[in-house]
RNA sequence: GGAGUCGGCUAGACGGUCGCUCGUCCGCUUCGGCGGGCGGGAGGAAAGUCCGGGCUCCACAGGACACGGUGGUGGGUAACGCCCACCGUCCGCGAGGACAGGGAAAGUGCCACAGAAAACAAACCGCCCCAACGUUUCGGCGGAAGGGUAAGGGUGAAAAGGUGCGGUAAGAGCGCACCGCGGUCCAGGUGACUGGACUGGCAGGGUAAACCCCACCGGGAGCAAGGCCAAAUAUGGGAGCAGGACUCGUCCGGUCCGCGAUCGACUCCCGGGUAGGCCGCGUCGACGUCGUCGGCAACGGCGACGCCAGAGAAAUGACCGUCCACGACAGAACCCGGCUUAUCGGCCGGCUUCCCUU
Numbered sequence: 001g002g003a004g005u006c007g008g009c010u011a012g013a014c015g016g017u018c019g020c021u022c023g024u025c026c027g028c029u030u031c032g033g034c035g036g037g038c039g040g041g042a043g044g045a046a047a048g049u050c051c052g053g054g055c056u057c058c059a060c061a062g063g064a065c066a067c068g069g070u071g072g073u074g075g076g077u078a079a080c081g082c083c084c085a086c087c088g089u090c091c092g093c094g095a096g097g098a099c100a101g102g103g104a105a106a107g108u109g110c111c112a113c114a115g116a117a118a119a120c121a122a123a124c125c126g127c128c129c130c131a132a133c134g135u136u137u138c139g140g141c142g143g144a145a146g147g148g149u150a151a152g153g154g155u156g157a158a159a160a161g162g163u164g165c166g167g168u169a170a171g172a173g174c175g176c177a178c179c180g181c182g183g184u185c186c187a188g189g190u191g192a193c194u195g196g197a198c199u200g201g202c203a204g205g206g207u208a209a210a211c212c213c214c215a216c217c218g219g220g221a222g223c224a225a226g227g228c229c230a231a232a233u234a235u236g237g238g239a240g241c242a243g244g245a246c247u248c249g250u251c252c253g254g255u256c257c258g259c260g261a262u263c264g265a266c267u268c269c270c271g272g273g274u275a276g277g278c279c280g281c282g283u284c285g286a287c288g289u290c291g292u293c294g295g296c297a298a299c300g301g302c303g304a305c306g307c308c309a310g311a312g313a314a315a316u317g318a319c320c321g322u323c324c325a326c327g328a329c330a331g332a333a334c335c336c337g338g339c340u341u342a343u344c345g346g347c348c349g350g351c352u353u354c355c356c357u358u
Base pairs, nucleotide, nucleotide: 001354002353003352004351005350006349007348008347009346010345012323013322014321015320016319017318018317020041021040022039023038024037025036026035027034028033043329047340048339050338051337052336053335054334055222056221057220058219062256063255065253067218068217069216070215071214072086073085074084075083076082087101088099089098090097091096102213103212107211108210109207110206111205124153125152126149127148128147129146133142134141135140161179162178163177164176165175166174180202181200182199183198184197185196186195187194188193226279227278228277229276236270237269238268239267240266247261248260249259250258287306288305289304290303291302292301293300294299
C1' cells in the first nucleotide's frame, strides 16, 4: 500500500424571516380564549406484526387431554423462537462464517429414472469347477446341463463397511494389519464431548423441514384493552331449553376441579337512544449517560447525574444565504426486550492475508 473479516458511532451542518405543537410561568379576558418569556418536539430501522413480556378484562387462570411451539451443552435475561461462551459437522489459506444440531435397535411410510437388485434382499456382463460331448502335437483346449461366487465391470445420490497382504478351484472378514462400527473400562471436562486401553468379525444404508417417539414450554382476548362523567331514550317487545335437578352460566375446543346463579343468566329475532368530554397517555421506564467492581463474554452490583415527542383525522413546515459527505430507506399513536426486511454516505477501532521497502 492492496484485499478481506468482525465490531462501534453517525444519518446533512450553520445563520436569518414567517408558521405548527406540548409543558411551565406572567399578563389580559366578553371566560370562548388571546399575547409574551423560558424549555422540549420522529427512527436505526419508527417498517413487518414474526416472537417474548409489562399493563387491562374474563376468575382467583388449578389439573389432565387435544392443539401449538422450541430442540447440542452451559450461562444471561422479566421472558423468548433472543443474546453470550463452548462442543460437533461443513465452508474458508486465514481472521471468521453457516447449521430446522434429541431419537432410525419402538413402529409405519418414502428412496423417481437407471439398474439383476433399493430389503426378510439379489445375479445383467463376468470369474471358477465341470461327469455328456467335441478336439488334440496326448501337455491340454473348448464346454451345454448342473454347481460355486459377489472380489472385477456396468447402473445410480446411495449396492452385504474401506485399503492392503495372505488364502482359495475362483472368491468372500475366510484369516491378519490399520481404519470404521458395537461393547466394556480409564483419564480430562459442570456438560455437550475429547483422548486412550481392551474386546467382538460386526445389527447393509439414507430420510424425522415425513408420520411418529422423547424432553421442555404454552389459558384467552387485546389501548378499537379497559374505566369515569354528562346527555338522551321505550322501568321496549317477542321466542327458546330443561327441571328443582345427572340444572344453567363461567372469552379457541371439549373435560375434571373451583366459583357464581335459581325464572335469573345465556342464546336468537324485532325495535329505540348515544357516537360528546375526560382518564388510560406527569408517558418515571425490566429508562438513559458517565464512572467503578465482578465476569472470557452476554450481563450484573454499586455510586453520581438527567427527565428525553405525546398528536387525537393526526403537531417538525415554507422561504433565503453559506458549507459539503450532494443527503438513501423512510414518520411515533399504550410501553418495552428481540428478530426479520429496506437502505445513500461519513467516521473510528480490532484481527487476518498478500505485495513492496528497511